[in-house]
Context: one part of a larger RNA
């Protein structure tokens, strides 16, 4: 280390529980709000925070009612306190009720500033108090405004998607924006429908109907009449006509007319009224007010029980009673009618609503007459353009917008689907109207075959919260001690209040607050096996030893050793594959649900008939009855129809034909499918709408900042030269420049580093600009098809070829993944046909289920007969091509003296023969096979049709026959099989489809196929004969070609008259043949070689050789030797040919008369074949227990069950222990069951029905747990620590010392922003701190921020916002003048010193300044604004000068110190030797077109001016303005010395008080602010308003007091906001104590041009391992 088993741990599944939700019912109630809502913020209790209440009257306060002992909310605890003189509580009605919201005196960043007026407190003024002051409409009285869920009308109005694209259409008038109402909305009392008969306002609910229709006649849309219903209800005014009133016109002054207001009258269509005449005072309804049944609030009454017994506890259980108009329901220590709250009944009353009654404003009417008047005008109607109705412009009626036009007047108009007639019905162009209806933000009361804590609302819990997001906005997690806290007194270990062990409570404590049950993963402890030569989808078969029990033939754990053995899912032709997923364990997770659609099947009902629907009514209130015939199907069909009808159409047809008839159906439950709806579940990328975003960033807009320092030296001027004059030269001077060069700053060029980083873009090196087209900080403009853009398609909040939220929405997805229990039966397809079709369908195919069908069916075999033209085969049989040859037309060539004749051809070449020989689109032939039929047999429903319900429509391999290809391909494409597919089992090593062989289950029974028998490894070292020598070969590839490797057969040929090989000898002469050659002798070439000769033989030579010779061969012969020796052509195993990456292979060992090859023989072995025996299941037949036959299986059809939650009835069980959880046995083919055991502590089974949120291994599935990697990577700048000492349980880091190191244009100090308590002080170490911690910016408690002058408001304005008027716009809304707001800008008054832990220009001390009001006190005629006028008021670069302060240098002083000792200094060292605002004085310097002062005089400056401007004249010298001085100043500071007290780490530190006034009011260099907004220069020509002067207007005042007004002085007052602390950062922005990033101010020494760069100061730090 493994299995197992006991026990723990971790975590939270299970079961129970439900405080919470979710769906509905009945009822009520349908608003709130200037008398300030909704919604907040801030307070508010003795005691902190948070929820609730409530509002300075603040968990309350008054009154009235009810209640009747406790009471001060969740909520403990203390301490106070209240209450029978009635609290607390509970209802009704009152008061109060900051602030900030519509938000309303102005303003504004919501919960905050700042006013006016009147009033009041005060001597004033300031502060403060109560009233008041918005805007809009209206004459006034009043009103309006903003909130709110859905409903409701109305103005605007997509897009995804559907139409398998798409444009009309669809979706949808949906989604949404906007404007209005109301408890409902709108609708409405016929210019309607209807059709020859009627109906009589609208709403709405069932039918009519998916029907007329309407539609790229697509997809789809879709009435109406009428009929049953609910509920009903009818009104009013203009007009004529009368009258009154006012205006106005006219007049003959009687009047008249006109127009307007008011009254009366009078409201229709069978016309009505007005107008005349009659008649009559009826009838009906009917406000306000008053009484008032009853309803109605907290409340009140409310019946019945004991005893035993088990228990911690009774409500159980047993026994014996009792209520009941009450057995709803909740509680109580388990399950209670009689315990407690209740419940039935009954009773009670305020507010408030009310029937009904009185009452009576007020409204309401007939008849008859027909001259006359009246009866809704830019309107009906047309024309154009659009919409709305089913109606999509159509033949298009009716209705409505908009634009052009334009009637009638009752003898009139309108409609009745084009339009005409005729005939009905109506009476527009004015208005009002309840009910029936939608709808629930809320209240009561219920009530679920809904959820039970991953569910159910996002939220049972302090949830719209925590966290995220600049923001619209998105948005969790988290429940359970116990009957009751009886929540652990005490001891002990521990540093310890941590935690552990005793103890103790309680029925239980392994119920201990991390609390019920307490599963899995994960993670240990202890036992028993086993494990260190071993090799593996880890399991199965078998099985020794070992242990342990104690039902012993056993059981139970372990398992040496040994056989077989490549997971699971999805896609696929095929997957261990190295193609998908899945780290694991829990839970959660997918074909549902509606429809009077539709179709099919099964079940009932009743049947030529079925059947109600909305409704009504009754009830016991429910899944109920009964009533309701409106209309649905069916009972008749045919035809386009008219129409006829068991027939009809067609047609002349009485023909034929087509469809029909010779009856069964409805209406419900349930099941299968199918439509329409998300429609099996998850998943886009897009599309549109509304709205948030410019804190980043782009670009612009205003207003302010920054750029160390060094070089260059442009115009211009000067000065000299020069020229008539210029030009032009030369030196100064000057200080230009998208000028150079380099810090700060802005950028990012190269490398390298980092890449789970320090960092979601950066370090570090080098690098580019760095006075500009520059950077930069604050406010502020532009928004999504829109901006922005020096342009990259870059940017627009880490998001861009169209942001973000959030809707439409569950878009659509022919597309990919996934899709959960069993068992039994059958069982595909991967093919035609069309398809914007090809990985998708449709229709047929091939599959099941039911049903029918029973015959000439099917299938199969075997005879017979049949049609055909395929394999072969011919081809002197066509057609086509074709070889060689003979033969010969034509034709080239030649010859022929030219021509012709003619001839000759090795040249082409028809036709014919001879021979040979091709063919898918040749055939004189021509089968095997399949097809068709008849007839037998054999099978024994396997057919056939109809119906319901699918899958397939990617196929692959092998063989065959073929097309393509190259007669490649594991290639395609076809055709027949056949087999994987969907097939296990043997065999081929291993292998989807090769052999061989179809698995129901058991058996340690048996033949046997393929294929083996020498071991692995079952079976023969088997038998015979032979072949291989190569390890060939041992069943996967090898050729042309070589080969005297061998073995067999065959022919043939030499051989004892000596073959063949071998050895010894000869192999010669003519002659070196001729020719040719320098030379050629057998051997370079030519010529002749059947030359002659000697020979046993011996080439005018077979080769080597030489320059030519020479020389060695050879052919031939002889000897020796002694039996066999060659050849041709073929068969058989070998053998070369022969190269790939492990030694890396025959599956291995290994095998050689074989274990290899070839033939034959036998005998074995071999499989899920077959047999044998037992079971199980399905079909078939019948004779119902028998026979006989099946039973791989994917896609997919049937069928039959297990289980899970909930409901009903019946019947149980349960504290003597339910579910639930862990085991242990048993049963069932399996799903599962069922028993007992332990564990748990209230509930659960069981039977037949029923009804579903109903079974999970997988979806890169959702949550939660836990593991692995891994005790690994890594602790965030490589600037550093080290030692001693405190403290403390405990120190590398804390704290104190010493020592060392780092920073010093910053790692130092101030300050804006921005954070918001992080500041100080004390206690504290779980977390947090990348380690420790005794520390900390962490935790817990207490404290801490003090302002007339600092910074904002009470003052101005920029950009730019809001915005009366006003202007545009369908609505929301967009602009916008006055005005008002808005700082980065203007204006504006305080300094030094000392103090606290912690605050200071703020508090103290000193000494100042500003306003303002009061008093006095002088002056004294003007004063006076929202107007007039100066002023305020401005760039850019450059540059000389002044010169404080800091620094530094010299000199004097002054204190203080100088080393063991003793004395001295004239020596050395340190260190100090200071001093603000203010106030006075007015210099340097700047300015010269200056600056002032005065006079006349003027048509400007919106009126007016004495002011400004303008002319003209006299005169003055001003006007700014630094640093110096003087004072402030005796800073009683520093510093020294003494020194009360205290505190100490024993060094030392703090410091009351007292002393000394102590030492320069010395120089020098140097330069910053300042002067100075100067000065020079330059072209690009550089904010605006208040203060603040000054002038008048109106008005006040002017003479005396006195006011205005100056001045001076004294008091007096002087308000709200910020202020602690970080602030180049551990406190801000970066998700972090982040090596990023952040705006201005100071700016020290040495060296240097410098703010480079090095090294130091002051200060600060050593960067938490």
């Nucleotide at each position: 280390g493994g299995u197992a088993u006991a026990c723990g741990g971790a975590g939270g599944a299970u079961g129970c529980c439900u405080a919470g939700g979710c769906u509905c019912u009945u009822a009520g109630a349908g608003g709130c709000g200037a008398u300030g809502a909704a919604g907040g913020a801030c307070g508010u209790a003795a005691u902190a925070a948070g929820c609730u209440g409530c509002g300075a009257u603040a968990a309350g306060c008054u009154g009235c009612g009810g209640g009747g002992a406790u009471c001060g909310g969740c909520a403990a605890a203390u301490a106070c306190g209240a209450a029978u003189u009635g609290a607390u509580c509970c209802g009704c009605a009152g008061a109060u009720u900051u602030c900030c919201g519509a938000a309303u005196g102005g303003g504004a960043c919501a919960a905050c500033c700042c006013g006016g007026c009147a009033g009041g407190u005060u001597g004033a003024a300031g502060a403060c108090c109560u009233g008041u002051c918005a805007u809009c409409c209206g004459c006034a009285a009043g009103g309006a405004a903003g909130c709110u869920a859905a409903c409701c009308c109305g103005g605007g109005g997509a897009a995804c998607u559907g139409a398998a694209a798409c444009a009309u259409c669809u979706a949808a008038g949906u989604a949404c924006c906007c404007g209005g109402a109301g408890g409902a909305a709108g609708a409405g009392a016929a210019a309607a429908c209807a059709a020859u008969a009627g109906u009589g306002a609208u709403u709405c609910c069932g039918c009519a109907a998916g029907u007329a229709g309407u539609g790229g006649c697509g997809a789809g849309c879709g009435a109406a009449c009428g009929c049953g219903g609910a509920a009903c209800a009818g009104c009013c005014c203009a007009a004529a006509c009368c009258g009154g009133c006012g205006u106005g016109g006219u007049u003959a002054c009687g009047g008249c007319c006109a127009c307007g207001c008011c009254g009366g009258g009078g409201u229709u269509g069978u016309a009505g009224g007005a107008c005349c005449u009659c008649a009559a005072c009826a009838u009906u309804c009917g406000a306000a007010g008053c009484u008032g049944a009853g309803c109605g609030a907290a409340c009140u009454g409310g019946a019945a029980c004991g005893c035993g017994u088990u228990g911690g506890g009774a409500a159980g259980c047993g026994c014996g009673g009792c209520g009941a108009a009450a057995c709803a329901g909740g509680g109580u220590g388990a399950g209670a009618g009689c315990c407690c709250c209740g419940u039935a009944c009954a009773g009670g009353c305020a507010a408030g609503c009310g029937a009904a009654g009185c009452g009576g404003a007020g409204a309401u009417a007939g008849a008859g007459g027909g001259a006359u008047c009246c009866u809704g005008a830019g309107u009906a109607g047309g024309g154009g353009g659009g919409a709305a109705c089913c109606g999509g412009a159509g033949a298009a009626a009716u209705u409505c917008c908009c634009u052009c036009u334009g009637a009638a007047u009752c003898c009139g108009g309108c409609g009745g689907c084009a339009c005409c007639a005729u005939c009905c019905g109506c009476c527009a162009a004015g208005g009002c109207u309840a009910a029936a209806u939608a709808c629930u933000c809320c209240u009561a009361a219920g009530a679920g075959a809904c959820c039970g804590a991953u569910a159910g609302u996002g939220a049972a819990c302090c949830a719209g919260u925590a966290c995220c997001g600049u923001g619209a906005g998105g948005g969790a997690a988290a429940g359970g001690u116990g009957a009751a806290a009886a929540g652990c007194a005490c001891u002990u270990c521990g540093a310890a209040u941590a935690g552990a062990a005793g103890g103790g409570u309680g029925a239980a404590a392994u119920a201990g607050u991390a609390c019920c049950u307490g599963a899995a993963a994960c993670c240990g402890u202890a036992u028993a096996c086993c494990u260190a030569c071993a090799a593996g989808c880890g399991g199965u078969c078998g099985g020794a030893g070992c242990c342990a029990u104690a039902u012993u033939u056993g059981u139970g754990g372990u398992g040496a050793c040994g056989g077989c053995g490549u997971g699971c899912c999805u896609u696929u032709u095929g997957c261990a594959u190295a193609a998908u997923g899945a780290g694991c364990c829990u839970a959660c997770g997918a074909g549902u649900u509606a429809c009077u659609c539709u179709u099919c099947g099964u079940u009932a009902g009743c049947a030529a008939g079925g059947u109600u629907a909305a409704g009504u009514u009754g009830u016991u209130c429910a899944g109920c009855a009964a009533c309701g015939c409106a209309g649905c199907c069916g009972a008749a069909g045919c035809g386009a129809a008219a129409g006829c009808g068991a027939g009809u159409c067609u047609g002349a047809a009485u023909a034929g034909g087509g469809c029909g008839c010779u009856u069964a159906g409805u209406u419900a439950g349930c099941g299968g499918a199918g439509g329409u709806a998300g429609a099996c579940g998850c998943g886009a990328a897009a599309c549109c709408c509304u709205g948030u975003g410019a804190u980043c960033u782009a670009u612009c807009c205003a207003u302010g900042g920054c750029c160390a320092g060094g070089u260059u030296g442009a115009a211009g001027u000067u000065u000299g030269g020069g020229u008539a004059a210029a030009a032009c030269c030369a030196a100064a001077u000057g200080g230009a420049g998208g000028a150079c060069c380099g810090a700060a700053c802005c950028a990012g060029u190269u490398g390298a580093c980092g890449u789970u980083g320090a960092a979601a873009a950066g370090u570090c090196u080098u690098u580019g600009g760095a006075u500009g087209a520059g950077u930069u900080g604050u406010g502020g403009a532009u928004a999504g098809g829109g901006g922005u853009g020096a342009a990259a398609g870059g940017c627009c909040a880490a998001u861009c070829a169209a942001a973000c939220u959030g809707g439409g929405a569950a878009a659509u997805a022919g597309c990919u993944c996934g899709u959960a229990c069993u068992c039994c039966c059958c069982g595909a397809a991967a093919u035609g046909c069309u398809u914007u079709u090809a990985g998708g369908a449709g229709c047929a195919g091939c599959g099941u289920c039911g049903g029918u069908u029973a015959a000439g069916a099917g299938u199969c075999u075997g005879u017979u007969a049949g049609a055909g033209g395929u394999a072969g085969a011919g081809c002197u049989a066509c057609c086509a091509a074709u070889u060689g040859g003979a033969c010969u037309a034509g034709g080239g060539g030649g010859a022929g003296u030219c021509a012709a004749a003619u001839c000759c051809u090795a040249c082409c070449a028809a036709a014919u023969c001879c021979a040979g020989a091709u063919g898918a689109a040749c055939u004189c032939c021509g089968a095997a096979u399949g097809c068709u039929a008849a007839c037998a047999g054999a099978u024994g429903u396997u057919u056939u049709c109809c119906g319901g319900c699918a899958g397939u429509g990617a196929g692959g391999g092998c063989a065959u026959g073929g097309g393509u290809g190259c007669u490649a391909a594991g290639g395609u494409c076809c055709a027949u099989g056949u087999c994987c597919g969907a097939g296990a089992g043997g065999g081929a090593a291993a292998g989807a489809a090769c052999c061989c062989a179809g698995a129901c289950c058991u058996u340690c029974a048996g033949c046997u196929a393929a294929g083996g028998u020498c071991c692995c490894c079952a079976a023969g070292u088997a038998u015979a004969u032979g072949u291989u020598a190569a390890g060939u070969u041992g069943a996967u590839c090898u050729a042309a070609g070589g080969c005297g490797g061998u073995c067999c057969a065959a022919c043939u040929g030499c051989u004892u008259a000596g073959a063949c090989a071998g050895c010894c000898a000869g192999g010669a002469g003519g002659u070196u043949g001729g020719c040719u050659u320098g030379g050629a002798a057998g051997c370079a070439g030519c010529c002749a070689u059947a030359c002659c000769u000697u020979u046993a033989a011996a080439g005018a030579g077979u080769g080597c050789g030489u320059a030519a010779c020479a020389g060695c061969u050879c052919a031939c012969u002889g000897g020796u030797c002694g039996a066999g020796c060659g050849g041709u052509a073929g068969g058989g195993c070998a053998u070369c040919g022969a190269u790939a990456a492990u030694a890396a292979u025959c599956g291995g060992g290994c095998a050689u008369c074989a274990a290899a090859c070839a033939u034959a023989u036998c005998a074995c072995c071999g499989a899920a074949g077959c047999u044998a025996a037992g079971g199980c299941a399905g079909g078939u037949a019948u004779u119902u227990a028998u026979a006989u036959c099946u039973g791989g299986g994917u896609a997919g059809g049937g069928g039959a069950g297990c289980a899970u939650u909930c409901c009903a009835a019946g019947g149980g069980c349960g504290g003597u222990g339910a579910a639930g959880c862990a085991g242990u046995g048993g049963g069932g083919c399996a799903a599962c069951c069922c028993a007992u055991u332990g564990u748990g502590g209230a509930g659960c089974g069981c039977u037949u029905g029923g009804a579903a949120a109903a079974g999970c291994a997988a979806a890169u599935g959702u949550a939660g747990g836990c593991a692995u990697a891994a005790g690994u990577a890594a602790c965030g700048a490589u600037a550093a620590g080290g030692c001693g000492g405190g403290u403390g349980a405990g120190a590398a880091a804390c704290c104190c010392g010493c020592c060392c190191a780092c920073c010093g244009a910053u790692a130092g100090a101030c300050u804006a922003a921005g954070g918001u308590u992080u500041c100080c002080u004390g206690a504290u170490c779980a977390a947090c701190g990348c380690u420790a911690a005794u520390c900390g910016g962490a935790u817990c408690a207490g404290g801490g921020u003090u302002a007339g002058u600092c910074g904002g408001g009470a003052c101005c304005u920029a950009a730019g916002g809001c915005g009366a008027a006003c202007c545009c716009g369908a609505a929301a809304g967009g602009g916008g003048u006055a005005g008002u707001c808005g700082a980065u800008g203007g204006a504006c008054a305080a300094c030094g010193g000392g103090u606290u832990a912690a605050u200071a220009u703020u508090c103290c001390c000193g000494u100042a300044c500003u306003u303002g009001c009061u008093u006095g006190a002088u002056a004294g005629a003007g004063u006076g604004a929202u107007g007039g006028a100066g002023u305020g008021a401005c760039g850019g670069a450059g540059c000389a000068g002044u010169g404080a302060a800091a620094g530094c240098c010299c000199c004097g002083c002054g204190u203080g110190c100088g080393g063991a000792c003793g004395a001295a200094a004239g020596c050395g060292c340190a260190c100090g030797u200071u001093g603000a605002a203010g106030g006075g004085u007015g210099u340097a310097g700047g300015u010269a077109u200056a600056a002032g002062u005065u006079c006349g005089g003027c048509a400007g400056g919106c009126a007016a001016a004495u002011c400004c401007g303008c002319c003209g004249g006299a005169c003055u010298u001003g006007c700014u303005g630094a640093a110096a001085c003087c004072u402030g100043a005796u800073a009683g500071u520093a510093c020294a010395g003494c020194a009360a007290u205290c505190c100490u780490u024993c060094g030392g530190g703090a410091g009351c008080g007292c002393u000394g006034a102590u030492a320069g009011c010395g120089g020098g260099c140097c330069u910053a602010a300042u002067c100075a907004u100067a000065c020079u220069u330059c072209c690009a020509a550089g904010a605006a308003a208040a203060c603040c002067u000054u002038c008048u207007a109106a008005g006040c005042g002017u003479u005396u007091u006195a006011a205005a007004u100056a001045u001076c002085a004294a008091g007096c007052a002087a308000c709200c906001c910020g202020u602690a602390c970080c602030g180049u950062a551990a406190a801000c922005c970066g998700a972090c104590a982040c090596a990023g990033g952040u705006a201005g101010u100071c700016a020290a020494g040495g060296a240097g041009a410098g703010a480079a760069u090095c090294c130091u100061g002051a200060g600060g730090u050593g960067c938490u391992c």
Molecule: large-subunit ribosomal RNA, half A
Organism: Cytophagales bacterium